[in-house]
C1' cells in the first nucleotide's frame, strides 16, 4: 500500500428500518436483610448508538467518506 472485521451505558455485549419508548449481565448508588460485613431481594442512576453527509414518510440499523482499533497479505 491493498483486503476483511469492528465501534451501542464505567466494562463485556444484544438489538439490524417503525410497534417496550435503546436493552441485558457485571460494576456503581440507595433501600431491605445482618450485631456488622458479605450473599440474597427491590429500586435508581448511567447512552448526542465514533464523526460528517446521503437514501427513506421514518435510520442505532441501509449507502458513501473520515477517524480509531483489530486481523490478513507481499
Nucleotide at each position: 500500500g491493498c483486503c476483511c472485521c469492528a465501534a451501542u451505558a464505567g466494562c463485556u455485549c444484544a438489538g439490524u428500518g417503525g410497534u417496550u419508548u435503546a436493552g441485558a449481565g457485571c460494576a456503581u448508588u440507595u433501600g431491605u436483610u445482618u450485631u456488622a460485613c458479605a450473599c440474597g431481594c427491590a429500586a435508581a442512576a448511567a447512552g448526542u448508538c465514533g464523526g460528517u453527509g446521503g437514501u427513506u414518510c421514518g435510520a442505532u440499523u441501509c449507502c458513501a467518506u473520515c477517524u480509531u482499533g483489530g486481523g490478513g497479505u507481499a

A computed fold for a 74-nucleotide RNA from Candidatus Riesia sp., annotated as transfer RNA.
Rfam family: tRNA. About the family: Transfer RNA (tRNA) molecules are approximately 80 nucleotides in length. Its family is annotated with triplet codon-amino acid adaptor activity in the Gene Ontology.
The prediction has a mean pLDDT of 80.